[in-house]
Background:
Model confidence (mean pLDDT): 78 of 100. The RNA shown here (c-di-AMP riboswitch aptamer (ydaO/yuaA leader)) has 136 nucleotides and comes from a Chloroflexota bacterium. Of the family's consensus pairs, 96% are formed in the model. The source organism's lineage runs through Bacteria, Bacillati and Chloroflexota.

This record gives sequence, structure tokens and C1' cells, in this order.
RNA sequence: AACCGAAACCUGCAGAGUGCGUCUCAAUGGCGCAGCGGGGGAACCAUCUACCGGGGUGAAUGGGACAUCUCCAGUCCCUAGGGCAACCUUCCGCCCGAACCCGUCAGCUAACCCCGUAUGCACUAGGAAGGCCUGG
Repeated sequence: AACCGAAACCUGCAGAGUGCGUCUCAAUGGCGCAGCGGGGGAACCAUCUACCGGGGUGAAUGGGACAUCUCCAGUCCCUAGGGCAACCUUCCGCCCGAACCCGUCAGCUAACCCCGUAUGCACUAGGAAGGCCUGG
């Protein structure tokens, strides 16, 4: 010097998941307030048989092929939908299209009640046009 790896800070990405205060020697722990997010819950409206139970968070739904006697699992392709560095729109490019929870129970829903505030990553990462904002 190059390469590889680890940790921390800054910055940035997905996400609701942030800010302040307080307790403790301290804390990635507890509590409170605010902000943000989610669930339950009238009337009216909607729904209204039976069976396969049904429902929630989330972008994460649906389809095809291979394999196989069939089914399950698995692999591949496509897709509703979603994401990509100050912000918005458009174009092109790249990527995701999971996972988990409730437990026979929940349509909407004012008052009211309850819960969460995590986790996982990156180190020039995605370029261009227009608009807007800011600085020189």
C1' cells in the first nucleotide's frame, strides 16, 4: 500500500416504530407525557340457507410448469400489490412479492376500551427529465 474481517459514530434505506421527562451506579431496563401506528366496540347501513370454521398485522395476492399414481414438500416462470439516498411527478433500470399472530370469536361503527413504539440492512449506495426548496 492492497485485500479481507470486526466494532462505533455520522449519513442513508425498509418499517407506525420517534421526541421529551423520570427511576436506577448504569443500562440496549422500568414508568409517564406527546407524536405516530394498530385492534375491539352502537345506531343507521350492509350481510343473511348448508358445507368447506372464521379473523388480524403486512406490499406480500393469484396463476402456470417441472416432479408425482395422487397429495404434500421443493424448484422455476409470471402476476395483483410494494420499494430504491432532500421532496413530488414521469421515463428507464434494479429489487421484493415473505413471515407471524388470535383461537370457534370480531362487517361498518360515535362515545368508550385495549395494544405497539420493534427488527433488519447499507457505506456513493439509481440514473435521467421537469417542478419545487435551499445555498453560493